[in-house]
RNA sequence: AGGGUUUGAUCCUGGCUCAGAGUGAACGCUGGCGGCGUGGAUAAGGCAUGCAAGUCGAGCGAUCUUGAUUGAGUAAGGUGAUUGACCGUAAGGAAGAUUGCCAAGCAAAAUCAGGAUAGCGGCAAAAGGGUGAGCAAUACAUGGGUAACUUACCUUAAAGAGAUGGAUAGCCUAUCGAAAGAUAGAGUAAUACAUCAUAGUAAGUUAAAUCGAAGGAUUUAACUUUAAAGAUAGCCUAUGCCUUCGGGUAUGCUGUCACUUUAAGAGAGGCCCAUGUCCUAUCAGGUAGUUGGCAGGGUAAUGGCCUACCAAGCCUAAGACGGGUAGCUGGCUUGAGAGAGUGGUCAGCCACACCGGGACUGAGACACUGCCCGGACUCCUACGGGAGGCUGCAGUCGAGAAUAUUUCCCAAUGGGCGAAAGCCUGAGGAUGCGACGCCGCGUGAGGGAUGAAGGUUUUCGGAUUGUAAACCUCUUUUAUUAGGGAGGAAAAGCAAAAGGUAAAUAGCUUUUUGCCUUGACUGUACCUGAUGAAUAAGCCACGGCUAACUCCGUGCCAGCAGCCGCGGUAAUACGGAGGUGGCAAGCGUUACUCGGUUUGACUGGGUGUAAAGGGUCCGCAGGCGGUCUUGUAAGUGAAGGGUGAAAUCUCUUGGCUUAACCAAGAAAUGGCUUUUCAAACUGCUAGACUCGAGGAUGGGAGAGGAGAGCGGAACUGUCGGUGUAAAGGUGAAAUUUGUGGAUAUCGACAGGAACGCCUGUGGGGAAGUCGGCUCUCUGGACCAUACCUGACGCUAAUGGACGAAAGCUAGGGGAGCAAACAGGAUUAGAUACCCUGGUAGUCCUAGCCGUAAACGAUGGGCACUAGGUGUUUUCACUUUAAGUGGAAGUGCCGUAGCUAACGCGUUAAGUGCCCCACCUGGGGACUAUGGCCGCAAGGUUAAAACUCAAAGGAAUUGACGGGGGCCCGCACAAGCGGUGGAACAUGUGGUUUAAUUCGAUGCUACGCGAGGAACCUUACCAGGGCUUGACAUGCUGGAAGUAACUACCUGAAAAGGUGUGUGACCUGUAUCCAAUCAGGACCCAGCACAGGUGCUGCAUGGUUGUCGUCAGCUCGUGCCGUGAGGUGUUCCUUUAAGUAGGAGAACGAGCGCAACCCUCGCUCUUAGUUGCUACCUCUGCCUUAAACAGAGCGCACUCUAUGGGGACUGCCCGCUUUAAGUGGGAGGAAGGUGGGGAUGACGUCAAAUCCGCAUGGCCCUUAUGUCCUGGGCUACACACGUGUUACAAUGCUUGCUACAAUGGGAGACUAAGCCGUAAGGUGGAGUAAAUCCUAAAAAAGCAAGCUCAGUCCAGAUCGAGGGCUGCAACUCGCCCUCGUGAAGCCGGAAUCGCUAGUAAUGGCGCAUCAGCAACGGCGCCGUGAAUACGUUCCCGGGCCUUGUACACACCGCCCGUCAAGCGCUGAAAGUAGGGAGCACCCAAAGCCCCGACCUAGUCGGGUUCACGGUGAGUUUUACGAUUGGCGCUAAGUCGUAACAAGGUA
Repeated sequence: AGGGUUUGAUCCUGGCUCAGAGUGAACGCUGGCGGCGUGGAUAAGGCAUGCAAGUCGAGCGAUCUUGAUUGAGUAAGGUGAUUGACCGUAAGGAAGAUUGCCAAGCAAAAUCAGGAUAGCGGCAAAAGGGUGAGCAAUACAUGGGUAACUUACCUUAAAGAGAUGGAUAGCCUAUCGAAAGAUAGAGUAAUACAUCAUAGUAAGUUAAAUCGAAGGAUUUAACUUUAAAGAUAGCCUAUGCCUUCGGGUAUGCUGUCACUUUAAGAGAGGCCCAUGUCCUAUCAGGUAGUUGGCAGGGUAAUGGCCUACCAAGCCUAAGACGGGUAGCUGGCUUGAGAGAGUGGUCAGCCACACCGGGACUGAGACACUGCCCGGACUCCUACGGGAGGCUGCAGUCGAGAAUAUUUCCCAAUGGGCGAAAGCCUGAGGAUGCGACGCCGCGUGAGGGAUGAAGGUUUUCGGAUUGUAAACCUCUUUUAUUAGGGAGGAAAAGCAAAAGGUAAAUAGCUUUUUGCCUUGACUGUACCUGAUGAAUAAGCCACGGCUAACUCCGUGCCAGCAGCCGCGGUAAUACGGAGGUGGCAAGCGUUACUCGGUUUGACUGGGUGUAAAGGGUCCGCAGGCGGUCUUGUAAGUGAAGGGUGAAAUCUCUUGGCUUAACCAAGAAAUGGCUUUUCAAACUGCUAGACUCGAGGAUGGGAGAGGAGAGCGGAACUGUCGGUGUAAAGGUGAAAUUUGUGGAUAUCGACAGGAACGCCUGUGGGGAAGUCGGCUCUCUGGACCAUACCUGACGCUAAUGGACGAAAGCUAGGGGAGCAAACAGGAUUAGAUACCCUGGUAGUCCUAGCCGUAAACGAUGGGCACUAGGUGUUUUCACUUUAAGUGGAAGUGCCGUAGCUAACGCGUUAAGUGCCCCACCUGGGGACUAUGGCCGCAAGGUUAAAACUCAAAGGAAUUGACGGGGGCCCGCACAAGCGGUGGAACAUGUGGUUUAAUUCGAUGCUACGCGAGGAACCUUACCAGGGCUUGACAUGCUGGAAGUAACUACCUGAAAAGGUGUGUGACCUGUAUCCAAUCAGGACCCAGCACAGGUGCUGCAUGGUUGUCGUCAGCUCGUGCCGUGAGGUGUUCCUUUAAGUAGGAGAACGAGCGCAACCCUCGCUCUUAGUUGCUACCUCUGCCUUAAACAGAGCGCACUCUAUGGGGACUGCCCGCUUUAAGUGGGAGGAAGGUGGGGAUGACGUCAAAUCCGCAUGGCCCUUAUGUCCUGGGCUACACACGUGUUACAAUGCUUGCUACAAUGGGAGACUAAGCCGUAAGGUGGAGUAAAUCCUAAAAAAGCAAGCUCAGUCCAGAUCGAGGGCUGCAACUCGCCCUCGUGAAGCCGGAAUCGCUAGUAAUGGCGCAUCAGCAACGGCGCCGUGAAUACGUUCCCGGGCCUUGUACACACCGCCCGUCAAGCGCUGAAAGUAGGGAGCACCCAAAGCCCCGACCUAGUCGGGUUCACGGUGAGUUUUACGAUUGGCGCUAAGUCGUAACAAGGUA
C1' cells in the first nucleotide's frame, strides 16, 4: 500500500468480495511445562444444603458453670444397745424392726476469682458483596451554585453533667395451639424511659444599626424555649462513714472511656443550574397541578412537592408530545488521523433485590440476608393455620453453541464491635478446574554419503524424500527422584528504662531496649546431586487473489467454494497419496466489530448522458452580504489561575533469571470554567458614502396577458341550376355513396373550428406556452441621460400562486378530426398496422385535477478568464461604408481550462464565493401500508422481506440490419440443354435382419472413402478351432533319423491323429574327417511380450474440404488517443486485382495479386528411327506410260524431341489531372491476363479422417487377438440425391463409303486363317512396342424402307437355350441367340449446368481387374451453336459509411400471459396474546386529618391509594379460509413487444 470480479477488448461509474487487527467467545483436529490474567454474555428462570453481620458482661438484672473457702442438710458404711419371726431336744443361733455415736461421700446457700450468654440496653447492620431488569432523563459526564441545606462515628475549642419518679423484658405461675407462636397474672434492673432545675455565641419573636446588585448577611438590645449517664482502673493525700484500730470504704481525689450543649474542621450526602448524551416526522401539535401568583401545609432544605383561591398561561421544526432501543462514564477495539463500533474484567456514579404498594426505626433507608399489606410460586400441616425469597460464596435443575471447587485461611490487607485480649468477616488472601487469552521454555546439539532401505515419481537414464535416518561423539533445560531452602511478619503481648498526666514511686499513656509468640498457601519460589535422548508435534493450505505441484481414483456423479468459479475420461480446484508452503502447543472454521471503503466525503464525493436540479416563479423564518469612520468586546487571539479521580495509553527508570506482569516518576488528558490584556477580521452600536438595488425623465421593439368586435380562404351541410354512371378508396380490394340522379360543376344560404403566404435556430414570456385584423384595459424587460433614495441586497426549508395534454362536474356548442365501438380487408390468427363510418372529446363559460422525455435531460445570484463569424432591438461617432465602437438578447465555430469519454467552452459542463434542492449497487418499487389532498380517476410522501453479482455510462474492434452508397461473380437477366414425371443403374435415409461392418450428413454427405463386395477382400453374423499365438525381437532350457518333404484316416474346412520313405544348412573347434562338440539358423517347452479396422478426429501429427483464385491479411518505426485502438489500409480516379497514379502524419516492409513454371496456338535452329518420303533411282503388277505396291536414296514437308524468337498498351487518334489508365485503329499467327493448367494469404467452420499411415491416453489378453466353413455387406412397403436409356421423323432400321486422338500390352496384347447366327472356340505370325497387336472409330455422307402409330419408337420384365472367367456363378457375375415387349407421347411446385472450340452431341482409350455390377471415374479426339439490353430484383462476395440492448456475434438477443415447484410479502370475515392510557366500581397495609373515651392507648370515621373488576376506545404482535403481487428455478405452452428503419421509428 492494495487485489479479484460487469466487457471480445477499453476507460469510467458502481456494488459485491479478499488480504490486517481484535474478542468474556463457541466448534473440529491435536495437546509437554511454567508464569500472569480471565471464565453464566442465554432464563432479572426456579432453587436442596452449608456458610456470607455481628459485637460489647468495663451499660443492666437474671441464669448456668469452673476453682477455692465456709457449709445448713443428707448419708453408704462401721459400731453399741433393745427386741426378735424362724430353726434347734437343749445349749444356742438368727432374718428383720427400733435406737445412740462416728462417718467417707453427696450437697442447699454464701463469699472471692474466672468462663458462658437467652433477654433489656448501646453501636454496627444504609458499609462491604451481587446484578444490569428498569431508566432517553428524578440518570450519567464536564463545569458551576447552595445568601435554600443536613451530617452518627473522627479532630479542634468552650461550657457542663444538679434533683427526682414510674414502668417493662427476661424470669415465675396459668391458659390456648400440631406448630409458628400467643394471652393473662405476679414481680425486677439499667448508659432504657420520664419530670423538674440550670445554660448561651443554640432556636424563636420584636426593635435598631452596618454591609451587599439582590434573595439576604452580620452585630447589638429585650423577651420566650430546649440538656445530660454513667462505667472502669488506681489512691486513701484532704473529708465523710465503718472498724477486730492492722485497716477498709466512697457520695472523695486522679486517669481513661462514655454522656450533654455550642462553635469550627475534615470527610460524606441532599437540592438547583448550564452544556453534552441513540433511532424514528409513515409520531406535529402537546399540557388542567398544566404555567405563573397569593396564602397555608410539608421537608434538613428550595420548589405545584401538596392543598385552597386567582389569572391563562407554558413547551414546540434549534423537533415538543408519542413510539422503539439502551444502565452512563473513565476507558476498550480499530483507524494515519478525523472518526466508527463498544461499555466484560478494574475504577467512579446510578438503579434494582420474587412481583407491586407502603411506611417505621435511624445521623443516614423508604432498607439484598428489617417490618406491614396484596399477588404468583414453593414447602410444612393435626386442614384450624403457618414458613420462605442465592441478581452474596460454593453448588443444583432448566434453557443453551457456551462459562469453574458444595476447597483452605483470617497468616497478610481492609471493615464492624469492644478499654483491651479478642470475636465476626464466602470482603479479602490462597487453592482447584478450563490452551479461554497474553508471555516464556522445551520436544535435543555436533558430525555423518554405500546419497542405504522403504515411499513417491519417471522420458526408465534417473529424480525426490535427504544429513533426513541408521551410526559416532556430546549436553541435560524440562521430566522423574533425593536433599537443602528464602521471602511474604509488621504488629500485638510481657518485662525494664525514660518522658507526660497526677499528691503519687499507683494507674494510664508515649518512646526506646529486651524477651516470647503468630504462615492458609507450603511437599512454596529458588539451589544442588543422581538417571537417561531419555518424558514431549500437530494443524491448515498448495487454480487466481495468496507463499506452496505431481501421481492415482472419480466422470456435471460424488463433491468443493470467501469472490471469480472447479467437476460432462488425461481435474495442480473433488477424494486419497507423495512432496511443498505457512503457523506452531497450537492450527483451522464459525460468529461479531473496526479497517481496507474517499462506499455518507469535517479532513475527503457528487448531480448534461453513469444514481442524482424541485415544472416555474413569489416569498416568511433561516443562511450569506458593498465602501469609510466611531465605540463595544459576543465570536477571535495572547498570558495566568482552577479543574480535567485513580487505573489505562506513551516515555524514562526499577522489581520478578527474561517476558507477559507489577511498581515509581514524568508526560498527556485535544475539554470545561475563570481573571487580565489586544482590537486586525466577523458580530453589535452610531454616523456617513454611491459603484449593488430601486426610482425619475426621454425613446423605440415585440405571436406578453385579458375582454369585445370584424374578416377572407378552405371544409361540411341545405336549397336551386347544369349533367350522367359511376364515384370513393387501396399494395390490391371490399365495406361505403350513387339512376329515388351521386361524384363533377355553377349560384345562394347556414354553421363551427383553425388562422396560409409574411415565417426567419426571428420575437415576447418565470415556466406552461403565445401567430388573421381592429379597438379598449394592462404586465415586464431593454436603450439613453446620470436627476433622486442611500445597501433598501442574494438565496429560500415550510407556505403561496401559476402550471401542456388527457380526465372530471354543470351549462352551452359541435364544421372538421377522432379514443371507444361497428363494418371491410390483411393474416395461421389480427381484439393491430390499411380502408369506410363513428360517439365521448377536441371549442366556449364557471370550477376541479396538478401531472409530462414539464428537456438545454444542465437550480438561482454575483465576479473573473483568447477570439472569430451570423442575426434581433437600440445608442453614439465619423471618412456615409458589406464603416467603427457601446449595451441588451439569440445562434454557430473555437483558445486556455475542464471532462470517463462524448463534448462544454463569456448563454461554461472553466475559475471562485453565497444559498436552496437532490443522489449513495440492480431488481422488488414512480410498489405495499399509514398520513395528507381529490367528486372520482388518481396525486404526494414512501418502506421491508426476498433475490442477483452485477445493473449502468462513454467510446473501440468486429458481426449483423426487411440502413445507405460504390463494385464484382453464369448471381439475375438474355439464351441453349437438362433435373423434378417413366423404367433401370447407383448411393443414401428408413425399415427389416443372426448380420444387413464402419465412416461421410446444408452449401462443403448421398456413381462419396470404394480406381472393381461370388470365396478372398471383410472390418459384420452363426458355428467349429488355437492360446507366446497368423507376424517381430530378446532370454532360459531342450532337441538327429530332428526340422522339412511325403502317404493315409476323421472332418465342411481349419485342425487333429497315425505311418512310410527321403532327409538337412552356415561358421568355428583336431593336421584330415562331422548327424553327433561349440555358436547361429530351423523346431519344441517356458518367460518377457505379440496382436486389436476396439474407444476418443473434442488429446494429436500428417493430409483434405469450404469461404475463394475472393483481394484481402499484417508488421517495424513515427504520429494521434488516459486506454481498447486508430493512422498507414481512408479520399479522388483506375484495375481482373490493396493493380496503378494523385492527394494525405505518415514512411517503409512482409504474406497474398501479378510475373517466373507446364501446356495449346505462329515461327526459327538442331536431330532424323521404328516417323515422313516431295524430287530422284530400282523392283513388282500385264508390255510401255500413268496409277498402285515394295525397296533404296533423302530429311524438303508432316511429325517427334531439344533450344530459341514472338506481345510490351511498343505505334497512331480520342478521353482523362500533361497521371495511372481507357475507347478506337494499324501491323501481326496471336492484343490488352492470347486459351488452359499448376499455384490457394492471415484465418473460419473444436469442418473431415484414430478404418490409409503415424501417435498420447484408456480398454481386451484361452479374447475386442487369430484360423476356418457358411452367410451378410446385393434384404425392400417406402423417401431422396446422382446418372443411363427413352418417349421418336433434326428420328429409327438396313446396307454401302470416309476422317481421329489419347492410351495399353509379357502369367500380356493377340494378327491372318478356320468353326459357330452370335457370345465365343481354334490357331498361333508379330510385338517388352513412333516398328506388331488392341483397332471397328462413331456421329457425318450416300442409298433404301418406315409416315405419326405406344409404332419397324422405347426397351424394362420374364421364359428357353448357350458362351466366358474362376476351386466355386444358388443366395450373387458378365456376355450371346431366340422369344416376350412394361412404364413412357417431353414431365407440377421447384431447381441445375453453361459465355466459345464453350454448351450440346458422337464415339475411342485407360486405371482397378481372374471375371464383373462401368450407365460410374479419369482422359482423348470428331461435329459444333445461341445469347448477354443491362445491374431494379434473388444468391454469394469486396470496400466505405450508419444504427445496435448482438460478441456462441441475427440460426443473435429478448418481452409478457398461462402451466409447474419453491420462497417472501400485502389484503382479509375474524381469532388469540401483550403494552400504554381514560372513565367508573371495590379497596388491603400505611402516612395524614377528624371524632369519642379520664391519662395511656384503643376504637370509629374520612382523604389518598397497590392489587382486582367493569366499560368504550387505542396501539402492537402472532395466526387466519380465501385472495393480490413479487422473486427464483438447463431444456413446458402461446405469440413476437423491444434492440437494425426490429420490419407500423

This is a predicted structure of a 1545-nucleotide RNA (small-subunit ribosomal RNA) from a metagenome. The RNAcentral record of the sequence draws on SILVA.